[in-house]
Molecule: SAM riboswitch aptamer (S box leader)
Organism: Paraliobacillus quinghaiensis
RNA sequence: UUCUUAUCAAGAGAGACGGAGGGGUUGGCCCUGUGAAGUCUCAGCAACCAGUCUAAUUCAUUAGGCCCGGUGCUAAUUCCAAAUAGACUAUUUUUAGUCUAGAAGAUAAGGA
Repeated sequence: UUCUUAUCAAGAGAGACGGAGGGGUUGGCCCUGUGAAGUCUCAGCAACCAGUCUAAUUCAUUAGGCCCGGUGCUAAUUCCAAAUAGACUAUUUUUAGUCUAGAAGAUAAGGA
């Protein structure tokens, strides 16, 4: 970098350095010198992987608890909308709206 699978409406911030950007992209709307990105320290959330415990049983899995390990995360639903398809509602047409799937993105685990 790419492929597969799973999840994405919950949860959780302070300090130091730093100096103007940030929220993936486009549009919108936000955050930001009352200090952005980034780096570091400490703290926290969560439970994907690992570890460990309990229960069940088809004996290899399932469900749950803990979590001092590996990642991840700690403004706003993935901030909102956005290829495309389907359903529904309103509508003479046109069109608008809602929902679902999907696309895109993020994270984890495994593979190339």